[in-house]
Molecule: transfer RNA
Organism: Acrobeloides nanus
């Protein structure tokens, strides 16, 4: 250098082009207990990697770029 795949809270991972982007775990608080650990409520965290475009409307489609990974040479 082609060509494939991936990218979404601190961590894992959802989400037919359509209502306010959910779910686990983890964080904070609070019941609970003699204190904990277990549950149990609650609540904070996300410009969906990035810039463009198409669309009334984009995590989703399109183009460039950027890390990662694979694969060929």
């Nucleotide at each position: 250098g082609g060509c494939c795949g991936u990218g979404u809270g601190g961590c894992g991972c959802a989400a037919u082009g359509g209502a306010u982007a959910g779910c686990g775990c983890g964080u904070u608080g609070g019941a609970c207990u003699u204190c904990g650990a277990a549950u149990c409520c609650a609540a904070a965290g996300g410009u969906u990697g990035u810039c463009g475009g198409u669309u009334c409307g984009a995590c989703c489609c399109c183009g460039g770029u950027c890390a990662c990974g694979g694969u060929c040479a």